[in-house]
RNA sequence: UUUUUAAUUUAAGCGCCUGAACACUUUGUGUUGACGAGGUCUAGAGUUAUCGAAAUAUUCGGCGGAUGCUCUAGUGGCUAUAACUUAAGCCAAAAUAUUAGUUAAAAAAUAAUAGAAAUAUUAUAACAAAAACUAAUAUAUAAGUUAC
Numbered sequence: 001u002u003u004u005u006a007a008u009u010u011a012a013g014c015g016c017c018u019g020a021a022c023a024c025u026u027u028g029u030g031u032u033g034a035c036g037a038g039g040u041c042u043a044g045a046g047u048u049a050u051c052g053a054a055a056u057a058u059u060c061g062g063c064g065g066a067u068g069c070u071c072u073a074g075u076g077g078c079u080a081u082a083a084c085u086u087a088a089g090c091c092a093a094a095a096u097a098u099u100a101g102u103u104a105a106a107a108a109a110u111a112a113u114a115g116a117a118a119u120a121u122u123a124u125a126a127c128a129a130a131a132a133c134u135a136a137u138a139u140a141u142a143a144g145u146u147a148c
Stems, first nucleotide, its partner, number of pairs: 014064004019060001020032005035052003041074007075092005082146006095139008109124006
């Protein structure tokens, strides 16, 4: 370095299909079953878990899972101007608010490929919102200990 086997890990707007719809070599086999963006401090509990795109179509219906939110406990960060502790508040690479800016998607469409078909995969220019990031401005504790 290559091959084989085993174990572990890998998916998380993600997986699955008993309804439904669709296809046909038609009674059984297959296809579809949410388009991407964003998202995890640790543990537990609860909960129909954020954002827009497209469209009026099954993106219907169901099951499971889940990085969301809320609460509890713990850990960590911030609350400027030596360090630390406690309490309180706000957060989770880590204070809040406002303003401005930045990055921007896939589906669709077209083409190619695979398939008998439903359909699937890949490539291509364009078009979001939330969040995030950057900058500016404004606003952010009390008490105590130690050192000087």

Model confidence (mean pLDDT): 76 of 100. A computed fold for a 148-nucleotide RNA, annotated as glmS glucosamine-6-phosphate activated ribozyme aptamer. Its Rfam family is "glmS glucosamine-6-phosphate activated ribozyme aptamer". By type it is a riboswitch. It was read from a public genome assembly, where an Rfam model found it.